[in-house]
Context: one part of a larger RNA
RNA sequence: UGACGGGGGCCCGCACAAGCGGUGGAGCAUGUGGUUUAAUUCGACGCAACGCGCAGAACCUUACCAGCCCUUGACAUACCAAUCGCGAUUUCCAGAGAUGGAUUUCUUCAGUUCGGCUGGAUUGGAUACAGGUGCUGCAUGGCUGUCGUCAGCUCGUGUCGUGAGAUGUUGGGUUAAGUCCCGCAACGAGCGCAACCCUCGCCCUUAGUUACCAUCAUUUAGUUGGGUACUCUAGGGGGACUGCCGGUGACAAGCCGGAGGAAGGUGGGGAUGACGUCAAGUCCUCAUGGCCCUUAUGGGCUGGGCUACACACGUGCUACAAUGGCCAGUACAGAGGGCUGCGAGACCGUGAGGUGGAGCGAAUCCCUUAAAGCUGGUCUCAGUUCGGAUCGGGGUCUGCAACUCGACCCCGUGAAGUCGGAGUCGCUAGUAAUCGCAGAUCAGCAACGCUGCGGUGAAUACGUUCCCGGGCCUUGUACA
Numbered sequence: 001u002g003a004c005g006g007g008g009g010c011c012c013g014c015a016c017a018a019g020c021g022g023u024g025g026a027g028c029a030u031g032u033g034g035u036u037u038a039a040u041u042c043g044a045c046g047c048a049a050c051g052c053g054c055a056g057a058a059c060c061u062u063a064c065c066a067g068c069c070c071u072u073g074a075c076a077u078a079c080c081a082a083u084c085g086c087g088a089u090u091u092c093c094a095g096a097g098a099u100g101g102a103u104u105u106c107u108u109c110a111g112u113u114c115g116g117c118u119g120g121a122u123u124g125g126a127u128a129c130a131g132g133u134g135c136u137g138c139a140u141g142g143c144u145g146u147c148g149u150c151a152g153c154u155c156g157u158g159u160c161g162u163g164a165g166a167u168g169u170u171g172g173g174u175u176a177a178g179u180c181c182c183g184c185a186a187c188g189a190g191c192g193c194a195a196c197c198c199u200c201g202c203c204c205u206u207a208g209u210u211a212c213c214a215u216c217a218u219u220u221a222g223u224u225g226g227g228u229a230c231u232c233u234a235g236g237g238g239g240a241c242u243g244c245c246g247g248u249g250a251c252a253a254g255c256c257g258g259a260g261g262a263a264g265g266u267g268g269g270g271a272u273g274a275c276g277u278c279a280a281g282u283c284c285u286c287a288u289g290g291c292c293c294u295u296a297u298g299g300g301c302u303g304g305g306c307u308a309c310a311c312a313c314g315u316g317c318u319a320c321a322a323u324g325g326c327c328a329g330u331a332c333a334g335a336g337g338g339c340u341g342c343g344a345g346a347c348c349g350u351g352a353g354g355u356g357g358a359g360c361g362a363a364u365c366c367c368u369u370a371a372a373g374c375u376g377g378u379c380u381c382a383g384u385u386c387g388g389a390u391c392g393g394g395g396u397c398u399g400c401a402a403c404u405c406g407a408c409c410c411c412g413u414g415a416a417g418u419c420g421g422a423g424u425c426g427c428u429a430g431u432a433a434u435c436g437c438a439g440a441u442c443a444g445c446a447a448c449g450c451u452g453c454g455g456u457g458a459a460u461a462c463g464u465u466c467c468c469g470g471g472c473c474u475u476g477u478a479c480a
Base pairs, nucleotide, nucleotide: 001480002479003477004476005475007474008473009472010471011470012469013468015464016463019427020426021425022424023423026318027317028316029315030314031313032312033311034309035308042053043052064304065303066302067301068300069299070298073129077128078127079125080124081123082122083121084120087106088105091102092101093100094099109119110118111117131293132292134291135290136289140287141286142282143281144280145278147276152191153190154189155188156187157186158167159166160165171182172181173180197270198269199268200267202238203237204236205235206234207233208232211228212227213226216225217224241264244258245257246256247255248254320420324379325378326377327376328375329374330373336367337366338365341360342359346355347354348353386417391412392411393410394409395408396407397406433456434455435454436453437452438451439450
């Protein structure tokens, strides 16, 4: 000087408390451990691994296993020889396929100084080499997590100290903040904080189609004429600054209350992550040192596996019901996506879906009926008209192909489960809870995941004694 303390003081955070809803019990989904296996590829392991890499494992992916094949190789550069073609395409044979053999058609490479000269392509050969998701994240770059959006981390000069170092950065107030004020052997400065950026909330203005419809006409319908007021869209601007008033404070910074205002003291949300810590994570994104393999640890293919299942854990979904289930009627979003695409109306089917194809590269058309809600009816507390697992049968769709191993539909079946021990998690407002919608990946889908979007919409916070994490000062130390 740090680090640590079941030392002290001050302060903060859904840290506790006050509340609301979960999880831990059930079934299923998913990840992991374990076990099994020819293989169940690999990585990630307290917080900060475990719906994580995976924003899509039937083949492919794929890295794993078994078998069958290739050896200058699937890919790059260089040399020699041959051919001007090559290439694309049709069909057949053998084979699981890779591959091997045969065959049909189209076409007859480019430049040129007309020298097979240059380039290009293919085949064959030889060797340098290619190749490796093989090892080392404790050799590394890059990227990322974490403490933590915590308020800290430092430097120059000066001063003090023999020196390590200190001071500044401590102190008194204050703040979300090393934020600002005052004081001070310090005076300044940098990286952080804040602001500048995006978005939501109010107003003005410009513009008016594909948007909108107050007035006029018309109508089944903003549908049409018409209009650009309103809504909206998307450009520009205004607006909030403790600016104003009162109180308080040290005449300060600020704090408390009020006015006006759409908004008030950082207005809400996002992006933004200092010096560093964890030899944190990643050599399987990529890059890369070293080591290792080189007829194999490289490459191709078929099939299998990653989907196994006495069990254990994490994360979720659905429930256990009447604030409910079912039936009928009826209302209101936002944000996205669409040409190998989204696909209306119509018709067929109980349905998944099919036939067909209008319109739309989309403020126009489509996905697209939002659901909870509201109105009426029914059930009457039961393992039930709750709950839907499991299983039997029949189908639909995608795809070369749904056996291992897809999703969905219909009929039947109708399990556990009556609110969950010790414990444990999230959340302070348009939040929790609850309800649906969309998207990425994607042929399809194991999505109940993830990322967004809107609808309905609470309770509680006395307070900081305690648990956890953190910041500043101080104290002890046999630790570095």
Small-subunit ribosomal RNA, 3' major domain from an uncultured bacterium, 480 nucleotides, folded computationally.